[in-house]
RNA sequence: AAAUGAAACGGCGAUGGAGUUCGCCCAAACCGCAAGAAAUUGCUGAUGACUCCUACAAGUCU
Repeated sequence: AAAUGAAACGGCGAUGGAGUUCGCCCAAACCGCAAGAAAUUGCUGAUGACUCCUACAAGUCU
């Protein structure tokens, strides 16, 4: 340095944090969609799902 196995701690689920829950991963899981040969252009959402907070966007009132 590489390979394999075991244990512990964990990690991930398109942009932040927390709780619950589900699924996935062992160096992977993961890294949104549409058009286009490519360059590029356009679109949705802070969630895997639920709840709360924060940020952003729209409208109304003071």

Notes:
The RNA shown here (Fluoride riboswitch aptamer (crcB RNA motif)) has 62 nucleotides and comes from Erysipelothrix sp. HDW6B. Rfam family: Fluoride riboswitch aptamer (crcB RNA motif). Rfam links the family to the GO terms positive regulation of gene expression and response to fluoride. A reference for the family is Baker et al. (2012), "Widespread genetic switches and toxicity resistance proteins for fluoride", Science. The sequence is in RNAcentral, with records from Rfam. The source organism's lineage runs through Bacteria, Erysipelotrichia, Erysipelotrichales, Erysipelotrichaceae and Erysipelothrix. Model confidence (mean pLDDT): 76 of 100.